[in-house]
Context: one part of a larger RNA
RNA sequence: UGACGGGGGCCCGCACAAGCGGUGGAGCAUGUGGUUUAAUUCGAAGCAACGCGCAGAACCUUACCUGGGCUUGAACUGCAGUUGAUUUGGGCAGAGAUGUCCUUUCCUCUUCGGAGGCGGUUGUAAGGUGCUGCAUGGCUGUCGUCAGCUCGUGUCGUAAGAUGUUCGGUUAAGUCCGGUAACGAGCGCAACCCUUGUCUUUAGUUACCAUCAUUAAGUUGGGGACUCUAGAGAUACUGCCGGUGUUAAACCGGAGGAAGGCGGGGAUGACGUCAAGUCCUCAUGGCCCUUACGACCAGGGCUACACACGUACUACAAUGGCAGAAACAGCCCGUCGCGAAGCCGCGAGGUGGAGCUAAUCCGUAAAACACUAUCUCAGUCCGGAUUGGAGUCUGCAACUCGACUCCAUGAAGUUGGAAUCGCUAGUAAUCGCAGAUCAGCACGCUGCGGUGAAUACGUUCCCGGGCCUU
Numbered sequence: 001u002g003a004c005g006g007g008g009g010c011c012c013g014c015a016c017a018a019g020c021g022g023u024g025g026a027g028c029a030u031g032u033g034g035u036u037u038a039a040u041u042c043g044a045a046g047c048a049a050c051g052c053g054c055a056g057a058a059c060c061u062u063a064c065c066u067g068g069g070c071u072u073g074a075a076c077u078g079c080a081g082u083u084g085a086u087u088u089g090g091g092c093a094g095a096g097a098u099g100u101c102c103u104u105u106c107c108u109c110u111u112c113g114g115a116g117g118c119g120g121u122u123g124u125a126a127g128g129u130g131c132u133g134c135a136u137g138g139c140u141g142u143c144g145u146c147a148g149c150u151c152g153u154g155u156c157g158u159a160a161g162a163u164g165u166u167c168g169g170u171u172a173a174g175u176c177c178g179g180u181a182a183c184g185a186g187c188g189c190a191a192c193c194c195u196u197g198u199c200u201u202u203a204g205u206u207a208c209c210a211u212c213a214u215u216a217a218g219u220u221g222g223g224g225a226c227u228c229u230a231g232a233g234a235u236a237c238u239g240c241c242g243g244u245g246u247u248a249a250a251c252c253g254g255a256g257g258a259a260g261g262c263g264g265g266g267a268u269g270a271c272g273u274c275a276a277g278u279c280c281u282c283a284u285g286g287c288c289c290u291u292a293c294g295a296c297c298a299g300g301g302c303u304a305c306a307c308a309c310g311u312a313c314u315a316c317a318a319u320g321g322c323a324g325a326a327a328c329a330g331c332c333c334g335u336c337g338c339g340a341a342g343c344c345g346c347g348a349g350g351u352g353g354a355g356c357u358a359a360u361c362c363g364u365a366a367a368a369c370a371c372u373a374u375c376u377c378a379g380u381c382c383g384g385a386u387u388g389g390a391g392u393c394u395g396c397a398a399c400u401c402g403a404c405u406c407c408a409u410g411a412a413g414u415u416g417g418a419a420u421c422g423c424u425a426g427u428a429a430u431c432g433c434a435g436a437u438c439a440g441c442a443c444g445c446u447g448c449g450g451u452g453a454a455u456a457c458g459u460u461c462c463c464g465g466g467c468c469u470u
Base pairs, nucleotide, nucleotide: 005470007469008468009467010466011465012464013463015459016458019423020422021421022420023419026314027313029311030310031309032308033307034305035304042053043052064300065299066298067297068296070294078124079123080122081121082120083119084118089102090101091100092099093098107116108115109114127289128288130287131286132285136283137282138278139277140276141274143272148187149186150185151184152183153182154163155162156161167178168177169176193266194265195264196263198234199233200232201231202230203229204228208223209222212221213220237260240254241253242252243251244250316416320375321374323372324371332363334361337356338355342351343350344349382413387408388407389406390405391404392403393402429451430450431449432448433447434446435445
């Protein structure tokens, strides 16, 4: 100087408390450990590994295993020597990779010496998801969006260092004010950026429809008001009033206002810590392999299953299940695509092909909710696992190992021990929709909107953090 203390003081955070809903019990999905296996590829390991890398393992992917075949090689570049093919169509063998046979064929320039291009072959050289993240770059997690981390000059100290950055207030904040041997400055904070909430203005199609006609329908004429779209502006600053306060910073209350004291949300992550993670994104030092640790192919595996854990989904029901009829969104996607109406099928789906390169057409039905009827507390008209049968779709191909549909079957489960998690407002809870990946495959992820709470006395205690002091 730091770090630490079951030392002290002050302060903060869904940290506790006050509440709401879960996890831990059941079934299933998924990841992991373990075990098994020819292989179950590899990495990630308290928080900060475990629906993580994987925004999608039938083949491919694929790195693993078994078997078959290759050795300048599957892909790249240059040089030297040698050679003339490359290509088209077809047969046979084979699981294929590949092998073999038949057929076709020299591309451009030329001074006819040759030069260039391309292919084969020989030599230099490729290749490695092999090891080391404790040799590294880059990127990332975490403390933590916590309020801190430093420097120049000066001063003090023999020096390490101190001061500034401490103190009194205040703030979300080392935010600001006052004081002060300090005076200034930098990286952080805040603001500048995006979005949302209000208004004005410009524009008016594909969006809109108050007034006038018209129609089954903003459908058409028309309109430029409204909604909306997307450009440009305005608005909020403790600006105004009262009080408190050191005549300060600021705090409390009020007015006006769509919004009030950071209006809500996002992006933004200081100096550093964990030899944190990644050599399997990529790059790269060193080491190692080179007829194999490289590369090709077929099949298998990553999907195994006594068991243990994490994260989700579905339930155990009446605030509910089932049936009927009827409303109301937003984000977003679409030409190798989205695919309407109509018709066929109980259904998954098939047929069909209008329209759409999209504010025009399509995906698109929103669902919970509200209404009517029924069930009447049961392992049930709850719950849907499992299994049998029959199918649909994608795709060379659904056996290992896809999703979905129909008929039948109808398991556990009656609210979950110790323990433990999330959340402070359009939040939790609950309800559906879209997108990326993607031929197909979503209970995961990322967004979007609908309905929409309870509680916070307070900081003694648990956890984490900041400042001062010992």
Notes:
A computed fold for a 470-nucleotide part of an RNA from an uncultured prokaryote, annotated as small-subunit ribosomal RNA, 3' major domain. Its mean pLDDT, the model's own confidence on a scale to 100, is 84. Its Rfam family is "Bacterial small subunit ribosomal RNA". The full RNA is in RNAcentral, with records from ENA.